Predicted 3D model of a 72-nucleotide RNA (transfer RNA) from Haematococcus lacustris. Its Rfam family is "tRNA". It is annotated as a transfer RNA. The RNAcentral record of the sequence draws on ENA and Rfam. The source organism's lineage runs through Eukaryota, Viridiplantae, core chlorophytes, Chlorophyceae and Haematococcus. The prediction has a mean pLDDT of 82.
RNA sequence: GCCGGUGUAGCUCAGUGGUAGAGCGCUUGACUUGUAAUCAAGCGGUCUGUGGUUCAAUCCCGCACUCCGGCA
Numbered sequence: 001g002c003c004g005g006u007g008u009a010g011c012u013c014a015g016u017g018g019u020a021g022a023g024c025g026c027u028u029g030a031c032u033u034g035u036a037a038u039c040a041a042g043c044g045g046u047c048u049g050u051g052g053u054u055c056a057a058u059c060c061c062g063c064a065c066u067c068c069g070g071c072a
Base pairs, nucleotide, nucleotide: 001071002070003069004068005067007065010024011023012022013021018055025043026042027041028040029039030038048064049063050062051061052060
């Protein structure tokens, strides 16, 4: 330099057009003599940025950037 993939909660990931979810984590409470475990509730997101398509975009398209891989 060329080609492909990736980007969503603190972390690991789901969601492939119609109000964004799970597990772990964190906080509070219950239980316990106490801790752990368990149970319940809660917190936490401008979905990398920008432009386009659409009535409507995390999702489709362009460009930029991050990271990963392949070729040279």